[in-house]
Context: one part of a larger RNA
RNA sequence: AACGCUGGCGGCAUGCCUUACACAUGCAAGUCGAACGGCAGCACGGGAGCUUGCUCCUGGUGGCGAGUGGCGAACGGGUGAGUAAUAUAUCGGAACGUACCCUAGAGUGGGGGAUAACGCAGCGAAACUUGAGCUAAUACCGGAUACGCCCUUUUGGGGAAAGGUUUACUGCCGAAGGAUCGGCCCGCGUCUGAUUAGCUUGUUGGUGGGGUAACGGCCUACCAAGGCGACGAUCAGUAGCUGGUCUGAGAGGAUGACCAGCCACACUGGAACUGAGACACGGUCCAGACUCCUACGGGAGGCAGCAGUGGGGAAUUUUGGACAAUGGGCGCAAGCCUGAUCCAGCCAUUCCGCGUGAGUGAAGAAGGCCUUCGGGUUGUAAAGCUCUUUCGCAAGGGAAGAAAACUUACUUUCUAAUAAAGAGUGAGGCUGACGGUACCUUGAUAAGAAGCACCGGCUAACUACGUGCCAGCAGCCGCGGUAAUACGUAGGGUGCGAGCGUUAAUC
Repeated sequence: AACGCUGGCGGCAUGCCUUACACAUGCAAGUCGAACGGCAGCACGGGAGCUUGCUCCUGGUGGCGAGUGGCGAACGGGUGAGUAAUAUAUCGGAACGUACCCUAGAGUGGGGGAUAACGCAGCGAAACUUGAGCUAAUACCGGAUACGCCCUUUUGGGGAAAGGUUUACUGCCGAAGGAUCGGCCCGCGUCUGAUUAGCUUGUUGGUGGGGUAACGGCCUACCAAGGCGACGAUCAGUAGCUGGUCUGAGAGGAUGACCAGCCACACUGGAACUGAGACACGGUCCAGACUCCUACGGGAGGCAGCAGUGGGGAAUUUUGGACAAUGGGCGCAAGCCUGAUCCAGCCAUUCCGCGUGAGUGAAGAAGGCCUUCGGGUUGUAAAGCUCUUUCGCAAGGGAAGAAAACUUACUUUCUAAUAAAGAGUGAGGCUGACGGUACCUUGAUAAGAAGCACCGGCUAACUACGUGCCAGCAGCCGCGGUAAUACGUAGGGUGCGAGCGUUAAUC
């Protein structure tokens, strides 16, 4: 772990081991208007019309559907199919890359042509999609700085508006260093089989070339004929590996659930694109199987994410709450997203704690069972009397988990000066899913709370009745054929106790 019987409470933890079987439904990756053109919808403001409470217009404002663009989507989450070495564990190594981050310096000037959105016209049942037009950028392209190669971009705030200029912050480009993460190579260790003994032709090495971020038969042309193997090659079977876990005095043996590190996979097989990073679980393309939609022309899908369904199975939970905390993505920020996570729900599944009352009470009551019929035993057990109230119940109060950011005052940096912006110090109020939960206080009442297995020996615990080699028991030895402590029941007893037994598994 499951099953059988039984079952009061709480805390911590775990919870598809089988079909990597198929999946209805919802959610699980977005964000930025301080990159851009804009304005579908909502709200506000403004204007017009009149029926005075409606209609129309208007990007002016808050914001923002769809779109261009940036970053993220390669993390986080799942599973263990494959893999016996392209893996993992450990010790080393040289021929490499690294978005965001950090350090110190340099630059950030001037132009151009498009395109989506949009409007127009089409094609489709749909998914989608076509044509000719318009427009923007931190999208794209050419020059300059620059000499062989490569390369640049601005945005927002303030100064009343606009423009110039200036300042601060952010960004961008190239080069250097760091940090982090990753790619690669070598040694050693890592299951079984010899009823698998030979295996290998890009195979082993060299030269030239190609390719890669990088070394290399990684690829290719030519040359040489090597390379591995009884210290087990090759082949076959099984298997993710480790820290660890269980057991044991140890040596070992077994194992790899949860948690952590690494690897592999994402319906099956193959491939590349984009990108700093993928040959990409919720991206693309091709093929296949399956499912679904169809107007039969054609299309759509991938829970080994979280819940949940069917199936399989001895067997494994809710289609819950919240982003309050921790962390992640984007953003100047406010914030948005986050089935990661934090919580709650279910299950005696494990471990731990507590309770089911305490004291007194002999007429040794009644009843049951046994009996030599005298009595014995159940048994201080019950009743009765006196107390207590954990847990449970009811009522009232009620947390920690929260600090940032924000507002404001002062100081300071910068500036010709104000302002803005940055930094520091103080003050202020706000923010909790869990949860009216834990916890605390009060109240009433012994009130609501005990079972399971065993009793021949091993092995603690015995009598009666029923049965009669029957019915049955059984881990081993073995019981049962008319006086069964071994079967069934009862009384009594023994052991454990919200558990107790059985089965399975390991030492």
Source information
A computed fold for a 507-nucleotide part of an RNA from an uncultured bacterium, annotated as small-subunit ribosomal RNA, 5' domain. The RNAcentral record of the full RNA draws on ENA. Its mean pLDDT, the model's own confidence on a scale to 100, is 83.